The RNA shown here (FMN riboswitch aptamer (RFN element)) has 142 nucleotides. Its mean pLDDT, the model's own confidence on a scale to 100, is 80.
[in-house]
RNA sequence: GUUAUUCUUUGGGGCGGGGUGAAAUUCCCCACCGGCAGUGAUUGCUUUUUGCAUAAGUCUGCGACGAAAAGGGGUAAAACCUUUUUCCUGAUUCGGUGAAAUUCCGGAACCGACGGUACAGUCCGGAUGGUAAAAGAAUUAU
Numbered sequence: 001g002u003u004a005u006u007c008u009u010u011g012g013g014g015c016g017g018g019g020u021g022a023a024a025u026u027c028c029c030c031a032c033c034g035g036c037a038g039u040g041a042u043u044g045c046u047u048u049u050u051g052c053a054u055a056a057g058u059c060u061g062c063g064a065c066g067a068a069a070a071g072g073g074g075u076a077a078a079a080c081c082u083u084u085u086u087c088c089u090g091a092u093u094c095g096g097u098g099a100a101a102u103u104c105c106g107g108a109a110c111c112g113a114c115g116g117u118a119c120a121g122u123c124c125g126g127a128u129g130g131u132a133a134a135a136g137a138a139u140u141a142u
Stems, first nucleotide, its partner, number of pairs: 001142002004139007016030004031122002033112002035062004043053003057110002066087008092108005114125003
């Protein structure tokens, strides 16, 4: 350094102003936000072969929410808990540079689970939850 197992920690941001109204952070006008991995021509540092860090809300894949089936646990039977699989699952274009960009630069757009409530991406709730994943440690094998 690599493989396997176990453990620990981390692991989502955003309504400010005005209008209408009895009532709206929910409507209207302006505002604000962008999980994880990959790709990537950016930028910085460096030993200049290269290496490290960084770079997409709209590309590719994953996770979260919701639904169903099957297995296990549980029960008198249910409820319930858990694992796996399947389904569901939002949104971009124009111009420029160039050999090459839905990723760079410039412009203009668009999107955002469920329950509650005057109709919610931003409030409250399930959630002091869960997860994609990241970092570290121990042990084992090589």